[in-house]
Context: one part of a larger RNA
RNA sequence: UUAGGUUUAAAGGGUGCGCAGGCUGAAAUGUAAGUCAGUGGUGAAAUCCUACAGCUUAACUGUAGAACUGCCAUUGAUACUGCUUUUCUUGAGUAUAGUUGAGGUAGGCGGAAUGUGUAGUGUAGCGGUGAAAUGCAUAGAUAUUACACAGAACACCGAUUGCGAAGGCAGCUUACUAAACUAUUACUGACGCUCAUGCACGAAAGCGUGGGGAGCGAACAGGAUUAGAUACCCUGGUAGUCCACGCCGUAAACGAUGAACACUCGUUGUGUGCGAUAUACUGUACGCGACUGAGCGAAAGCAUUAAGUGUUCCACCUGGGGAGUACGUUCGCAAGAAUGAAACUC
Numbered sequence: 001u002u003a004g005g006u007u008u009a010a011a012g013g014g015u016g017c018g019c020a021g022g023c024u025g026a027a028a029u030g031u032a033a034g035u036c037a038g039u040g041g042u043g044a045a046a047u048c049c050u051a052c053a054g055c056u057u058a059a060c061u062g063u064a065g066a067a068c069u070g071c072c073a074u075u076g077a078u079a080c081u082g083c084u085u086u087u088c089u090u091g092a093g094u095a096u097a098g099u100u101g102a103g104g105u106a107g108g109c110g111g112a113a114u115g116u117g118u119a120g121u122g123u124a125g126c127g128g129u130g131a132a133a134u135g136c137a138u139a140g141a142u143a144u145u146a147c148a149c150a151g152a153a154c155a156c157c158g159a160u161u162g163c164g165a166a167g168g169c170a171g172c173u174u175a176c177u178a179a180a181c182u183a184u185u186a187c188u189g190a191c192g193c194u195c196a197u198g199c200a201c202g203a204a205a206g207c208g209u210g211g212g213g214a215g216c217g218a219a220c221a222g223g224a225u226u227a228g229a230u231a232c233c234c235u236g237g238u239a240g241u242c243c244a245c246g247c248c249g250u251a252a253a254c255g256a257u258g259a260a261c262a263c264u265c266g267u268u269g270u271g272u273g274c275g276a277u278a279u280a281c282u283g284u285a286c287g288c289g290a291c292u293g294a295g296c297g298a299a300a301g302c303a304u305u306a307a308g309u310g311u312u313c314c315a316c317c318u319g320g321g322g323a324g325u326a327c328g329u330u331c332g333c334a335a336g337a338a339u340g341a342a343a344c345u346c
Stems, first nucleotide, its partner, number of pairs: 003318004007300002012314001014201004021194003025088004030083002033081002035077008049065006091191001092188003095184006103177007110154001114150008125136002162169002206247006215241002220236004258313006266291010295302002319346003328339004
């Protein structure tokens, strides 16, 4: 490079926005750049191919033909692609009226629990475990009652529920704000899809500065267990977990399944709208699930939310180890991240 692939065998970028690029709905007009056809010129010789001939044959050589699949010019064709102009409404968007939800940001408020403090009652244990011990407790603990304070998380509702691009989002309430869906079919008239580079967002842990610190709890200490126990269990406990601002940019960032569009049997549950009602259920749109066909698949399985049938664009893979390592470069305060080999070996 060709070809084949990417749920689980190697392989979908963590997610979105989006410039360039690639691809792009229906009808008509013109043009003739791509495309197709004809003609002319050129395409040196040698080489290659075919035929015949010459060296005893062959290699080799000679003669002739074909070919040189190209380029230029010119004359036509106009289905497709491109370009021009005009039109259309189904793709896309807008408008109007509604609906929905743990979507986001910033305030305020609440109760339960936990811990601590103060005061009361009260007395010898409490706590913990497989069993114990360390630990706490006569300087009055544990338990219980009252009051106060603190920080963090929001039981029940709660669901195969809902929302969000992903990460993620759950007490109540207010303000601001984003989105989706439904109905109408009023408006614009292809305004679309995808997207290298780029930009933005991105759990947890970690880092910087300043706060905060109840519970939990790496490190650490002690007690056990054990042959040992740098663990599992227990008693403590610092960073951290929380807040503000700034970094980091990674995860089994998973549906291990890129985005968009079209098409392709059925059954059943559920969320949110709309419509018709005979108030039994039923139609329709968009979601979230379960099951099962054709088809696909190595199988497990997938199966209108495809891993089926097709189209467009992007990303990625090409035996195991060495290795996501070394070197270089970029980014970062650092930790490190990104890019990313080879020797050698099986």
Molecule: small-subunit ribosomal RNA, central domain
Organism: metagenome